[in-house]
RNA sequence: CGGGGCGUAGCGCAGCCUGGUAGCGCACCAGUUUUGGGAACUGGGGGUCGCUGGUUCAAGUCCAGUCGCCCCGACCA
Numbered sequence: 001c002g003g004g005g006c007g008u009a010g011c012g013c014a015g016c017c018u019g020g021u022a023g024c025g026c027a028c029c030a031g032u033u034u035u036g037g038g039a040a041c042u043g044g045g046g047g048u049c050g051c052u053g054g055u056u057c058a059a060g061u062c063c064a065g066u067c068g069c070c071c072c073g074a075c076c077a
Stems, first nucleotide, its partner, number of pairs: 001073007010026004020057001028044006050066005
């Protein structure tokens, strides 16, 4: 330098193709059960989707640019 993949809640991920109110598991908080720990059950809180711009009535999703990480290749030494 070229090609590809990934970036969404504390962690691991889905949703994107085919635009229409952001989800799942674990974790966390509260309540109940328990002497307590643990565990089970019930309820609850938390993210504007890496960033910027564009298209659209409407964008996590489509388009452009850009940043970071990973893989492959090329080049230099």